[in-house]
Context: one part of a larger RNA
RNA sequence: CUUCCGCUAAGGAACUAGGCAAAAUAGCCCCGUAACUUCGGGAGAAGGGGUGCUCGAAUCUGUGGGCAACUGCAGAAUCGAGCCGCAGUGGAAAGGCCCAGGCGACUGUUUACCAAAAACACAUGACUCUGCGAACUCCGAAAGAGGAGGUAUAGGGUCUGACGCCUGCCCAGCACCGGAAGGUUAAGGGGAGCCGUGAUGAGCGGUGAACUGAAGCCCCGGUAAACGGCGGCCGUAACUAUAACGGUCCUAAGGUAGCGAAAUUCCUUGUCGGGCAAGUUCCGACGUGCAUGAAUGGCGUAACGAUCUGGGCACUGUCUUAGCGGGAGGCUCG
Numbered sequence: 001c002u003u004c005c006g007c008u009a010a011g012g013a014a015c016u017a018g019g020c021a022a023a024a025u026a027g028c029c030c031c032g033u034a035a036c037u038u039c040g041g042g043a044g045a046a047g048g049g050g051u052g053c054u055c056g057a058a059u060c061u062g063u064g065g066g067c068a069a070c071u072g073c074a075g076a077a078u079c080g081a082g083c084c085g086c087a088g089u090g091g092a093a094a095g096g097c098c099c100a101g102g103c104g105a106c107u108g109u110u111u112a113c114c115a116a117a118a119a120c121a122c123a124u125g126a127c128u129c130u131g132c133g134a135a136c137u138c139c140g141a142a143a144g145a146g147g148a149g150g151u152a153u154a155g156g157g158u159c160u161g162a163c164g165c166c167u168g169c170c171c172a173g174c175a176c177c178g179g180a181a182g183g184u185u186a187a188g189g190g191g192a193g194c195c196g197u198g199a200u201g202a203g204c205g206g207u208g209a210a211c212u213g214a215a216g217c218c219c220c221g222g223u224a225a226a227c228g229g230c231g232g233c234c235g236u237a238a239c240u241a242u243a244a245c246g247g248u249c250c251u252a253a254g255g256u257a258g259c260g261a262a263a264u265u266c267c268u269u270g271u272c273g274g275g276c277a278a279g280u281u282c283c284g285a286c287g288u289g290c291a292u293g294a295a296u297g298g299c300g301u302a303a304c305g306a307u308c309u310g311g312g313c314a315c316u317g318u319c320u321u322a323g324c325g326g327g328a329g330g331c332u333c334g
Stems, first nucleotide, its partner, number of pairs: 001329008010320002014318001019315001027051005036041001038162001052083006059076007084088001096313007103305002108120002125159006136146002139144001163300004168230003173227001175223005182218003188212002193207005231249005258292001259289001270286005
């Protein structure tokens, strides 16, 4: 010097991206426990007190012996008197806690070997397909098999993701569904005609108009918890400002309720308030949403989380700032 461990005056997060790491808490008994809540929870909330040993007393519980008087054993909690230490769950093992917010309801699942999560799943909700030889199958060449020895309260697909309150407008585009008309439309049917051969015949061969001919497309409707979409300019009120109001252009329709500098806000460390002596983070507001918004779900939400973010108490060698000691290694000598 490296590594592992133990201790440390005063301070106590000043360290750092961040309390990372360490410290602290810890068992059992008693007291006592808030907001909120889906009334289950939150709860071991939080926060206090006790805890060893000796002797004694009465009580209770269980279980024995004895005919009985009575006499044992084990245990529980209680009371009294005392003993020792700095310290009694005397060693080991054994929650740190609280406040606020984001995300996801939850228990689960996952990148075997850098990611455990706000990703996946999930119960729930919705749409859609499927009438049974079902739909469907990234099973199979087929027969067949699975679906299912199931039958629409069933099975498949897609989206959403407990629960609560809700889920607005647009069918022009694209998609799907429906539509006895009409237009277009292939082979086939049809044969007016024409051509070759032959003899200007018959026959044979070829070509071929009208007309007829499905689905599809065009066309007419429907459907957005289908894919998706959800405006601009100008003016106006007796201070100013703003615009309930008016005009105009465009559109299929111009974003409703909510939420909002947000896991979304560029300008931006927006502005105001809170917390700090001081706060690009955090919390509460505002609304000028570059570029929120309703099952690509919107907004809330108790409980839950090795989740993420901010704050606090406790505690500490994280730090001020380093020192001492021990184990192992290195190094020096041998």